Two RNAs folded together computationally: RNase P RNA and transfer RNA, 477 nucleotides in total. It holds a member of the Rfam family "Bacterial RNase P class A". It is annotated as a ribozyme. Rfam describes the family as follows. Ribonuclease P (RNase P) is a ubiquitous endoribonuclease, found in archaea, bacteria and eukarya as well as chloroplasts and mitochondria. Its family is annotated with ribonuclease P activity, dimeric ribonuclease P complex and tRNA processing in the Gene Ontology.
């Protein structure tokens, strides 16, 4: 310095909290003693990935999202090993939203003459007029016409770089050499892709975290899921008594059963609406529904924790991982438990004191008392990214001396 | 616990990737007035939550993180 793992306070009391259990007290609601367990590397943020549950076990196309070198793991993935390409470091290593821009279309401010089918401000050159000046070779100016992409100057970015060759002046117009492309062919690797050879003057701007294109994935919801149960509430049928009564009922208590009420639209086969939080086709299911406005209950119970679990051994594999064979197994709240306070002990920091090494500058040890010990908390369950963390420990490597 | 959605000036709220930022309300000054109001005129006030990519260029586009808001169950 760089890379990978691991811890993340320990031991007593006392006093509190929650499942469970076993025993006592009560008709019961509950109440008491003991026992035994009681948060994490991130349990977080809800970014992804799946299991697991319902929606008909989810059919075609479109659309809409997401991935995005390659090989390989894995239920799966945007993760993770390996290896390829670009970079960055002396190096051990790091780091990359890494398909495609010669499929198409869009943009490219502002400067700049020009900004993607390039372009002529200034500069270089020819011709042609016109003045001027001249030693009669010509020279310099102005105007107009063209040619130039080498210079200057603007940008983020000016259409291969260097030298020559050639030209009126230039230019891949040509030529060497060098950087890239692109065919074709050898040889190596499963592959990305590496090396090589010939050809072709072929130089082709960027930006896909703009549209798209390509290849591959993806039904929707989510434990407030979804299941039994129980309550209520407006009401409605009934059965029994009582009482009225215009014989049609009707009004009281009491018991039962069903079972929110009600306005407005729309609809029961000429089918609303749903599956389908996109849109269509087919399917299917179907007496209801869609909006509003109002009442009631906000209670147990399964889901609910043993699951792609966790140590260690061998074997395969470069590893991620995978097989096999012991072994261990104990959180489950529901306004939400896992905590407080002392003691002694470990870390860690500044300070005082002693001591030891060095010329020195500094380093180390005992000791004191003082402060401080993070970030954080389970809520259906893994795997994974991400991001916050006081302070320790081990191990392999690299430079330099 | 789940699922969504937003942040730009003291408020409210515009802004196609392109001079980095528009209007209104408030606030201060003037004018009118005896003094105010109303009204007009003129002026102040922002780098867009935070940090990083992307791109010549980011309030706008991707990331990650902060911070404030919102539904939700059963009788169905």
């Nucleotide at each position: 310095g760089c890379u990978g793992g691991c811890c993340g306070g320990g031991c007593g009391a006392c006093c509190g909290c929650g499942u469970g259990g076993a025993c006592c007290c009560g008709c019961a609601a509950g109440g008491g003693u003991c026992c035994c367990c009681g948060a994490g590397g991130a349990a977080g943020g809800u970014c992804c990935g799946g299991g697991c549950u319902c929606c008909a076990c989810a059919g075609g196309g479109c659309a809409a999202g997401g991935u995005g070198g390659u090989g390989g793991g894995u239920a799966a993935c945007a993760c993770c090993c390996a290896c390829c390409c670009g970079g960055g470091g002396c190096a051990a290593c790091c780091c990359g939203c890494g398909g495609g821009a010669a499929a198409g279309u869009g943009c490219c401010a502002c400067a700049g003459a020009a900004a993607a089918c390039a372009g002529a401000c200034c500069g270089c050159c020819a011709c042609g007029u016109c003045g001027g000046c001249u030693c009669c070779g010509g020279c310099c100016g102005g105007c107009g016409c063209g040619g130039u992409a080498a210079g200057g100057g603007u940008g983020a970015a000016a259409c291969g770089g260097u030298g020559g060759u050639g030209c009126a002046a230039g230019a891949g117009a040509c030529c060497a050499c060098c950087a890239g492309c692109g065919u074709u062919c050898c040889g190596g690797g499963c592959g990305a892709c590496c090396g090589g050879a010939a050809c072709g003057g072929c130089u082709u701007g960027g930006u896909a975290a703009a549209c798209c294109c390509c290849a591959c994935c993806u039904g929707g919801a989510g434990c407030a899921a979804g299941g039994u149960c129980a309550a209520g509430a407006a009401g409605u049928c009934u059965c029994g008594c009582g009482c009225c009564u215009c014989c049609g009922g009707g009004c009281g208590c009491g018991g039962g059963g069903c079972g929110c009420g009600u306005g407005c639209a729309c609809g029961u086969u000429c089918g609303a609406g749903g599956g389908c939080u996109g849109c269509u086709c087919g399917c299917c299911c179907g007496a209801g529904u869609g909006c509003g406005c109002g009442g009631g209950u906000a209670g147990a119970c399964c889901g609910c924790u043993g699951g792609a679990g966790g140590c260690g051994g061998c074997c395969g594999g470069c590893a991620a991982c995978g097989g096999u064979c012991g072994u261990c197994g104990u959180a489950g709240a529901u306004g939400g438990a896992u905590g407080g306070u002392c003691g002694c002990c470990c870390c860690c920091g500044a300070c005082g004191g002693c001591c030891c090494c060095g010329c020195g500058a500094g380093g180390g040890g005992c000791c004191g008392g003082c402060g401080g010990g993070a970030c954080a908390g389970a809520a259906c369950c893994c795997g994974g990214c991400c991001u916050a963390c006081a302070g320790g420990c081990c191990a392999g490597c690299u430079c330099a001396u | 616990g789940c699922c969504c959605c937003g942040g730009u000036a003291u408020c409210c709220c515009a802004a196609c990737g392109g001079c980095a930022g528009a209007g209104g309300a408030a606030g201060c000054g003037g004018u009118c007035u005896c003094a105010a109001a109303c009204a007009c005129c003129g002026u102040c006030c922002a780098g867009u939550g935070u940090g990083g990519g992307u791109u010549c260029g980011a309030g706008u586009c991707c990331c990650a993180c902060c911070c404030g808001g919102g539904g939700c169950a059963c009788c169905a």